Predicted 3D model of a 680-nucleotide part of an RNA (large-subunit ribosomal RNA, domain II) from Candidatus Alloenteromonas sp. Its Rfam family is "Bacterial large subunit ribosomal RNA". The RNAcentral record of the full RNA draws on ENA. The coordinates come from a structure-prediction model, not an experiment, and the mean pLDDT is 86.
Context: one part of a larger RNA
RNA sequence: GCCGGCGAGUUACGUUCACAUGCGAGGUUAAGUCGAAGAGACGGAGCCAUAGCGAAAGCAAGCCUUAACUGGGCGUGAGUAUGUGUGCGUAGACCCGAAACCCGACGAUCUAUCCAUGGCCAGGAUGAAAGUGGAGUAAAAUCCACCGGAGGUCCGAACCGACGUUCGUUGCAAUGCCCGCGGAUGAGCUGUGGAUAGGGGAGAAAUUCCAAUCGAGUUGGGAGAUAGCUGGUUCUCCUCGAAAUAGCUUUAGGGCUAGCGUUUGGUAUGCUACUUGAAGGUAGAGCACUGAAUGUCUGAUGGCCGCAUAUAGCGGUACUGAAUACAAUCAAACUCCGAACUGCAAGAUAGUUUAGCCAGGCAGUCAGACUGUGGGAGAUAAGUUCCAUGGUCAAAAGGGAAACAGCCCAGACCGUCGAUUAAGGUCCCUAAAUUCAUGCUAAGUGUUAAAGGAAGUGGAGACGCUUAAACAACUAGGAUGUUGACUCAGAAGCAGCCAUCAUUCAAAGAGUGCGUAACAGCUCACUAGUCGAGUAUCUCUGCACCGAAGAUUUACCGGGGCUUAAGCAUGGUACCGAAUUCACGGAUUCUAGAUUUUCUAGAGUGGUAGAGGAGCGUUCUGUGUGGGACGAAGUCGUACCGUAAGGAGCGGUGGACUACACAGAAGUGAGUAUGCCGGC
Numbered sequence: 001g002c003c004g005g006c007g008a009g010u011u012a013c014g015u016u017c018a019c020a021u022g023c024g025a026g027g028u029u030a031a032g033u034c035g036a037a038g039a040g041a042c043g044g045a046g047c048c049a050u051a052g053c054g055a056a057a058g059c060a061a062g063c064c065u066u067a068a069c070u071g072g073g074c075g076u077g078a079g080u081a082u083g084u085g086u087g088c089g090u091a092g093a094c095c096c097g098a099a100a101c102c103c104g105a106c107g108a109u110c111u112a113u114c115c116a117u118g119g120c121c122a123g124g125a126u127g128a129a130a131g132u133g134g135a136g137u138a139a140a141a142u143c144c145a146c147c148g149g150a151g152g153u154c155c156g157a158a159c160c161g162a163c164g165u166u167c168g169u170u171g172c173a174a175u176g177c178c179c180g181c182g183g184a185u186g187a188g189c190u191g192u193g194g195a196u197a198g199g200g201g202a203g204a205a206a207u208u209c210c211a212a213u214c215g216a217g218u219u220g221g222g223a224g225a226u227a228g229c230u231g232g233u234u235c236u237c238c239u240c241g242a243a244a245u246a247g248c249u250u251u252a253g254g255g256c257u258a259g260c261g262u263u264u265g266g267u268a269u270g271c272u273a274c275u276u277g278a279a280g281g282u283a284g285a286g287c288a289c290u291g292a293a294u295g296u297c298u299g300a301u302g303g304c305c306g307c308a309u310a311u312a313g314c315g316g317u318a319c320u321g322a323a324u325a326c327a328a329u330c331a332a333a334c335u336c337c338g339a340a341c342u343g344c345a346a347g348a349u350a351g352u353u354u355a356g357c358c359a360g361g362c363a364g365u366c367a368g369a370c371u372g373u374g375g376g377a378g379a380u381a382a383g384u385u386c387c388a389u390g391g392u393c394a395a396a397a398g399g400g401a402a403a404c405a406g407c408c409c410a411g412a413c414c415g416u417c418g419a420u421u422a423a424g425g426u427c428c429c430u431a432a433a434u435u436c437a438u439g440c441u442a443a444g445u446g447u448u449a450a451a452g453g454a455a456g457u458g459g460a461g462a463c464g465c466u467u468a469a470a471c472a473a474c475u476a477g478g479a480u481g482u483u484g485a486c487u488c489a490g491a492a493g494c495a496g497c498c499a500u501c502a503u504u505c506a507a508a509g510a511g512u513g514c515g516u517a518a519c520a521g522c523u524c525a526c527u528a529g530u531c532g533a534g535u536a537u538c539u540c541u542g543c544a545c546c547g548a549a550g551a552u553u554u555a556c557c558g559g560g561g562c563u564u565a566a567g568c569a570u571g572g573u574a575c576c577g578a579a580u581u582c583a584c585g586g587a588u589u590c591u592a593g594a595u596u597u598u599c600u601a602g603a604g605u606g607g608u609a610g611a612g613g614a615g616c617g618u619u620c621u622g623u624g625u626g627g628g629a630c631g632a633a634g635u636c637g638u639a640c641c642g643u644a645a646g647g648a649g650c651g652g653u654g655g656a657c658u659a660c661a662c663a664g665a666a667g668u669g670a671g672u673a674u675g676c677c678g679g680c
Base pairs, nucleotide, nucleotide: 001680002679003678004677005676006675011091012090013089014088015087017085018084019083020082021081022080023079026048027047028046032042033041034040052059053058062074063073064072065071094232095231097229101222102221103220104219105218106217112196113195114194115193116192117191118190119189120188121186123155124154125153126151131146132145133144134143135142159183160182161181163180164179167176198214200210201209202208235615236614237613238612239611240610245258246257247256248255249254259365260364261362262361263360264359265358266357267356269355270352271351272350273349274347275346276345277344279342280341284337285335286334290331291330292329294327295326296325298323302319303317304316305315306314307313368393369392370391371390372389373388374387375386376385377384398409399408400407413586414585415584416583418582419581424576425575426574427560428559429558433573435572436571437570438569439568440567446562452546453545456543457542458541459540460539461538462537464535465534473530474529475528476527477526479503480502481501484498486496509524513522514521587605588604589603590602591601592600593599594598616669618666619665620664621663622662623661624660625659626658627657634653635652636651637650638649640647641646
C1' cells in the first nucleotide's frame, strides 16, 4: 500500500412540544399483596389538574399597586395517564486524541556524590629540600663538589578521556570505526560491598544525572481528568432551503438573544406597477451666510524720512495693507438654490399560484469572496482595507471569455439520431457568410501603455495671397546724403546708447543674419524679369507613426494564417450556437375541480449547512404459511425486474438449515478518523 473484519447520537431518570390511545372537572396509581406468571386483579399513600393575586398578613373571579386610581400589572373552566418521536437537563452522554494535576508503590545493577575495604599505573627525563665533605667567617651567612630523590614536574604505553576531520547515518553500533589528540603519582583510575528517592536526592553547576526516560523518574490508581481545539461520524429517494449581519460578552476562530431557514396550527394579508400625498438637502450649481483664496481702485492702523513750538502737531513715502467697492475663484464638517431618485402612507386600480402576519417545535449561521455603482482609509497603489447599494459564487451544472469559483448568457425532474434561440460567433484547426453596401487603416496597426514629438493620411471649417501672375526656383538690382549723432583705441547697417530723417527710384531698413581689429566681403527685407496655377497659416475630428529595453523558446491574436481583410467604423440579410424555450412520452410535489381505488387543469421539481416526509436492507423475537439430502444457508456466473436503497429466476459449487407475510426489539448499513486487528 491493497484486501478482509471491527469501528462513532446510546442507556437511565426528569422534563418540553408534536402525534396516537383511554377517561374527562377530573385523570392516575407507587411500593407492595394475591397469583404458576413479567398475565390479571387488588392497593388512593402520593402526583398533576380543578383559582388567582400579593413580599406578607390576607382577600378572592378577582387580587396587587395607592390616600385614591378615569389607570397599570397578573389572573378569570381542560386536563390527566400511558406509548412513540423530537429537543433539553443530570449523568463519560456521538467517537478517538492531550500536555498536565493528585495519591500510593518500585527504582542509585546506568549515572552523581559520599562511606568501608581491596587492586592498578612499561620505560625514559628533570634533579628541590635535607645530608656529607671542602672552601669561607670571630661565629654565621655564603660558595663548590658529592650524595639525595621532591613535584596536582616533563616525554610516553597500559589505563582514563574525547579536541578535529573522514567514514558511518534502514549503521558493525539507538553514539561506532580509521587517522591524528588530552591526562597518565594524582583533585588519578578501578573491583567489591554499602548510603542518599521524586518538588526529593546528587551535582568542581551543564536545568547536569537519578536504569537508552528528567524544568521534576518509572509504574498502578483517581480516570472514560478536561479539550470553546483538530480529525472522523456508515443505506436510498422526495419537498423546502439559509447564514457569514446587529446587540452584549476577559469577547473576537466560542457563546446568548434577534435577523435569515424549515415544520405544525391559526389569521388575513404581502410584493410589483400605476395614481395621489407629504418628507428629504445629496449630484449639480452658487457665493446670499461661515471660512479659504487672486488681482485692481481708494488707503485706516503701524513703520520710515523731513519739518517742528520736539510724548502734541504738520508734510512726504517705490514700506505694511484693515475695510468698502469692482472683477474672477474654492469648500465633507459653507448654502440664496437644487434635481434624478429613495423610503413612507393611502387606493373596492391592475398584475402576481398566499409570496404577509401571529403562536408553538426543530435548526444551521456569527472567518465570507469577487464584480458594477456611491464613498472613507491608502499613494484618486494593491487579487489592499472599511461601509452603503445591486449581482454572481458560496450552495449552480450548461454555453461564451484559448485555459479561468465571483465577468457575459442562462437556472440541469427523466427520455428523444426532434425543433428554436441567448451571450458569443460564421477562412482552416472548429458548428455556421471567404455575405452585401459605404468608408477608413499600410502600421501585421489590429494582436499591451503615457507625457511628449511629427509636412503620415481621410473628413469638416476659418482666414490671407493669386492670370492686374501668387508660392517655389532661377537671372538682375538691393543705391545716395553717410563712416547718422553719441560712445569708443576703433564702432563705417550689424558691442552698446539716442534718433530712425531725407534723396534718387521699378525697388532698396540709418538695416535680417554671417563676417572684419575696424573697413571690406556674403546675404536678407524690398523690386524687376523668366515661368504659368495654385499657395501660406490656423482650428476641430477619424485611423495610423515614434516614444516602446530582460532574462529556458517565437511568447501580449489560442494557433495556422489574414491587407478593397479573415483589421477598424456604420448599416443590412442569412446561418451556427446552451442542460434556455418549444414539441412528444414518462415520473413526482402542491393547489383547484370532478363522475374520487383514479382523472382533468394550472403552477412547480439546481442545491451546501439545515428542517420536514416516505422507504430499502441487516440481526434477533412473536404469530401464521411454507421450502429443504430429489440438496438449506453461503459462494461463483448470469443478457431479468424496480425511480433508488434493492429484489427475483436459472446454472455451478456447497452439504444443513432456511424463506415469506404481519407485528415487535436493536450491539442495524463504512472509504476516509497519520483509525484498530489480521492476511498478502